[in-house]
Molecule: SAM riboswitch aptamer (S box leader)
RNA sequence: UCCUUAUCGAGAGCGACUGAGGGAAAGGCCCUGUGAAGUCCGGCAACCUGAUAGCAAUAUCAAGGUGCUAAAUCCUGCGGAUUAUCCGAGAGAUAAGGC
Numbered sequence: 001u002c003c004u005u006a007u008c009g010a011g012a013g014c015g016a017c018u019g020a021g022g023g024a025a026a027g028g029c030c031c032u033g034u035g036a037a038g039u040c041c042g043g044c045a046a047c048c049u050g051a052u053a054g055c056a057a058u059a060u061c062a063a064g065g066u067g068c069u070a071a072a073u074c075c076u077g078c079g080g081a082u083u084a085u086c087c088g089a090g091a092g093a094u095a096a097g098g099c
Base pairs, nucleotide, nucleotide: 002098003097004096005095006094007093008092013041015040016039017038021031022030023029026076027075028074042069043068044067046066047065048064049062050061051060052059053058073091078088079087080086081085
């Protein structure tokens, strides 16, 4: 890289360095010198891990391993329906396991 499973409407900086892009791709629509992306620090708590309670599902706490830290995965495309909306799939992201 690929495969499988689960989750994805909550949460998280008026910080430092730096200096122009970024929001996966496509179409939109947004963010951005009132500082993008990146690095550091801080924070959050999705999964794993640890502890406690419980028959279990699960809940609470911690923050070690990844992760995350504008907008519902920012919205949409494809299919369906009871069609201003809702459901499902696809694609994507994250974690754990596996070849």